This is a predicted structure of an 89-nucleotide RNA (c-di-GMP-I riboswitch aptamer) from a soil metagenome.
[in-house]
Order: sequence, then structure tokens, then C1' cells
RNA sequence: GAUAAAGGCAAACUUGUCGAAAGACAGGGACGCAAAGCUAUGGGUCUACCGUUACGCAGUCGCGUAAUCAUGAUUGCCAGGCCGCCGAA
Repeated sequence: GAUAAAGGCAAACUUGUCGAAAGACAGGGACGCAAAGCUAUGGGUCUACCGUUACGCAGUCGCGUAAUCAUGAUUGCCAGGCCGCCGAA
């Protein structure tokens, strides 16, 4: 970063599986992407099983609601780091 060349990836949706969920993986499918390759390092965002607190119901074990909580997730949210195809202006 080009009306270039060779290629690459794959959003939404959908089928199946895993997961408490967010979401991930595989198949189909293409919205788009010059790093939409890798990395969860910084920030942001998402989820809250378990835990904690409060309130209520029960009164034996417990149950429900709300708030909070990342060690979970997101790299196609932004940035950092690492690797990489081509070579016009």
C1' cells in the first nucleotide's frame, strides 16, 4: 500500500460438540480484512459456576432474589511484542 500478481483468513446465520455462562472447537457459509498471522503483555469490554455480603422464606438439611468478585473469555475493541507474501506510485 496499487482497479497489480500469487495466494490467505472468514462476520452474521446455521448444524454438531464442550462449557454454569461469556464463549471456544469442527462442518457449511461470506460481512469484510494488508497482518482479520501468533502472543492475553497493558488498557477496555463480556460472563459469574464457586465464594462473600444483604434481604426474604423456612426453621432439620436448606431455598430464592440482588449486589460484588476472574484465576474464565474476547487479538475481527485499541495498543505493545514476535513472524510473514508482493513490490507500482
The RNAcentral record of the sequence draws on MGnify.